[in-house]
RNA sequence: GAGGGUAUAGCUCAAUGGUAGAGUGUGUGCUUAGUGUGUAUGACGUCCUGGGUUCAAUCCCCAGUGCCUUCA
Numbered sequence: 001g002a003g004g005g006u007a008u009a010g011c012u013c014a015a016u017g018g019u020a021g022a023g024u025g026u027g028u029g030c031u032u033a034g035u036g037u038g039u040a041u042g043a044c045g046u047c048c049u050g051g052g053u054u055c056a057a058u059c060c061c062c063a064g065u066g067c068c069u070u071c072a
Stems, first nucleotide, its partner, number of pairs: 001071007010024004018055001026042005048064005
């Protein structure tokens, strides 16, 4: 320098255009003599940024940024 992939909860990751979920972690209650386990419940998110398409975008398109990777 050229190509490809990726960005979603504190962390690891889902979600094929219709108001975003799981596991884990975390707060509170119950359970226990206590811890752990179990159980109920709560808080969580400007879906990387900016534009475009669409009645409607995490999702499609373009550009940018970070990271990973291949080639030279």
This is a predicted structure of a 72-nucleotide RNA (transfer RNA) from Camelus ferus. RNAcentral holds the sequence, with entries from Rfam. The organism belongs to Camelus, within Eukaryota. The prediction has a mean pLDDT of 81. Rfam family: tRNA. Rfam classes the family as a transfer RNA. About the family: Transfer RNA (tRNA) molecules are approximately 80 nucleotides in length.